A computed fold for a 107-nucleotide RNA from a Flavobacteriales bacterium, annotated as SAM riboswitch aptamer (S box leader).
The sequence was found by an Rfam model in a public genome assembly.
The coordinates come from a structure-prediction model, not an experiment, and the mean pLDDT is 82.
Taxonomically the source falls in Flavobacteriales (Bacteria, Pseudomonadati, Bacteroidota, Flavobacteriia).
[in-house]
RNA sequence: AACUUAUGAAGAAAGGUGGAGGGACAGGCCCUGCGAAACCUUGGCAACCUAGCUAUAUUUGAAAAGGUGCCAAUUCCGAUUCCUUGAAUUUAGGAAAAAGAUAAGUU
Numbered sequence: 001a002a003c004u005u006a007u008g009a010a011g012a013a014a015g016g017u018g019g020a021g022g023g024a025c026a027g028g029c030c031c032u033g034c035g036a037a038a039c040c041u042u043g044g045c046a047a048c049c050u051a052g053c054u055a056u057a058u059u060u061g062a063a064a065a066g067g068u069g070c071c072a073a074u075u076c077c078g079a080u081u082c083c084u085u086g087a088a089u090u091u092a093g094g095a096a097a098a099a100g101a102u103a104a105g106u107u
Stems, first nucleotide, its partner, number of pairs: 001107007013042005021031003027077002043071003048067002053061001055059001075099001080096005
């Protein structure tokens, strides 16, 4: 980097350095000098992998030592297709996909 599978309406922030951007992507709408990105420290959330424990018989439960991940907004909404609605491609609602994210595995 590519591929496969799974998941996404829940959850969880303080300090330091820094100094203007950030929320992947049209557009929207937000966050941000009451301090963005990035980096560091500490803390937390969660339970994908997982040491050990537990019951059982190959999976259950609790937990959290380790490997990741995450800690504004549903993956912020949306962007494509379909269905319903509507005078309407333009409104509103619903479903699916695509894309991207994370984990585990394979090449």